[in-house]
Molecule: SAM riboswitch aptamer (S box leader)
Organism: Gemmataceae bacterium
């Protein structure tokens, strides 16, 4: 030096130097200033922008426990299916209380397989307390021997845009009336006029922070 974001109607002065002009700039105002402005310096304060401390909240992940739900195993229970022995009944053959026997029946004992249901275990996800923890985010607090800043008037007001108000004021080479020295003169009344005036939001410059090039 540029660019970004944020503020900017709040606060908050003494002293000493200096000596003439100041309120960044243009402009128009209104201020401050030989009772010393402004500038500089010493202290002092004033804010909370950044940096620090607290305190909260929300997020995150991790213990631990407790609920629900899935899978997977293992355990037993029942229902069906299957094969196995046994017997019984069946068939055959047979004089016979004897033989044989692979289909169909029935009953009992294991076996295996399905599938429900309970019960365990582990894994997974949700949910809820709860020990301690913590990056970044929001609020609040303090004002810290830290970095800046700032300590007349809103950035001193206004200037460009938008929007609401208001015809009382002001303005009008606008009508009548009146006065008067007759003119670019006054006063009333009436018309018209929102540039002028108040308030609001914005933007424009600008000054301070913090971050970035």
């Nucleotide at each position: 030096a540029u660019c970004u974001u944020a503020u900017c109607c709040a606060g908050a002065g003494u002293g000493g130097c200096u000596g003439a002009g100041g309120g960044g700039c243009c402009a128009g105002g209104c201020c401050c200033g030989a009772c010393g402005a402004c500038g500089c310096c010493a202290c002092a304060g004033c804010a909370a922008c950044c940096g620090g401390g607290c305190g909260g909240g929300a997020g995150g992940a991790c213990u631990u426990u407790g609920g629900a739900g899935g899978u997977u195993g293992g355990a037993a229970a029942u229902c069906g299916g299957a094969g196995a022995u046994u017997g019984g009944a069946a068939g055959c053959a047979c004089c016979g209380c004897u033989g044989c026997u692979g289909a169909c029946c029935c009953a009992a004992u294991g076996u295996c397989c399905c599938a429900u249901u309970c019960c365990c275990a582990a894994c997974c996800u949700c949910c809820a307390a709860u020990c301690a923890c913590c990056a970044c985010c929001c609020c609040g607090c303090c004002g810290c021997a830290g970095g800046u800043g700032c300590u007349a008037a809103c950035u001193c007001c206004u200037g460009c845009c938008c929007g609401g108000c208001a015809a009382a004021c002001g303005c009008c080479u606008c009508g009548c009336u009146c006065c008067g020295a007759a003119c670019g003169g006054g006063a009333g009344c009436g018309g018209g006029u929102a540039u002028g005036g108040c308030c609001g939001g914005g933007g424009a410059a600008g000054a301070u922070a913090a971050g970035a090039u």